RNA sequence: AGCACCGUAGAUCAGCGGAAGAUCGCUGGGCUCAUAACUCAGAGGUCGGAGGAUCGAAACCUCCCGGUGCUA
Numbered sequence: 001a002g003c004a005c006c007g008u009a010g011a012u013c014a015g016c017g018g019a020a021g022a023u024c025g026c027u028g029g030g031c032u033c034a035u036a037a038c039u040c041a042g043a044g045g046u047c048g049g050a051g052g053a054u055c056g057a058a059a060c061c062u063c064c065c066g067g068u069g070c071u072a
Base pairs, nucleotide, nucleotide: 001071002070003069004068005067006066007065010024011023012022013021018055026042027041028040029039030038048064049063050062051061052060
C1' cells in the first nucleotide's frame, strides 16, 4: 500500500429496511435468622463519526476513525 471481516447497554453477543433485544452484571422488592441460590420489577443505548439514497435506516451507498486477519 491492497483486500476481507469487525465496531450495537458495564461485559459477551443477537438483530441486516417498519426502528433495539438476550445472557451475565448493576439497583430495588420478595424468600431466608443471615448470605448465596431462586423469584419479581427497574435503570442503563443519539447502534464508531459524517454525508447520501429511501415515506422510513442499526441495516443500503460513499468517505473518515479504530481493531483483527491475509497478501506484498

The RNA shown here (transfer RNA) has 72 nucleotides and comes from Siphonaria sp. JEL0065. NCBI's taxonomy places the organism under Eukaryota, Fungi, Chytridiomycotina, Chytridiomycetes, Siphonaria. The RNAcentral record of the sequence draws on ENA and Rfam. Its Rfam family is "tRNA". The prediction has a mean pLDDT of 84. RNAcentral records the identical sequence in 3 taxa.